Description
The prediction has a mean pLDDT of 84. This is a predicted structure of a 72-nucleotide RNA (transfer RNA) from a Deltaproteobacteria bacterium. It matches the Rfam family "tRNA". Rfam classes the family as a transfer RNA. Lineage of the source: Bacteria > Pseudomonadati > Myxococcota > Myxococcia.
C1' cells in the first nucleotide's frame, strides 16, 4: 500500500428499511436475624463519526476513525 471482517446499555451479544431488545451486572422492594439464592419493579443507548439515498436508516451507499485477520 491492497483486500476482508467488526464497532448497538457498564460487560457479552441479538436485532428484516417502519421509532432498539435479551442475558449478566446496577438500583428499589419482598423474602432472611443477616448474607446468599429466589421473586417483583425500575433506571441506563446521540446504534463509532460525517455525509448521501429514502416519506422513513442501527439496517442501504460513500468517506473517516479505531480494532482484528490475510496478501504484498
Nucleotide at each position: 500500500g491492497g483486500g476482508c471482517g467488526c464497532a448497538u446499555a457498564a460487560c457479552u451479544c441479538a436485532g428484516c428499511g417502519g421509532u432498539a431488545g435479551a442475558g449478566u451486572g446496577c438500583a428499589u422492594c419482598c423474602u432472611u436475624c443477616a448474607c446468599a439464592c429466589g421473586g417483583a419493579u425500575g433506571a441506563a443507548g446521540u446504534c463509532a463519526c460525517a455525509a448521501g439515498u429514502u416519506c422513513a436508516a442501527a439496517u442501504c451507499u460513500u468517506g473517516u476513525u479505531g480494532c482484528g485477520c490475510c496478501c504484498a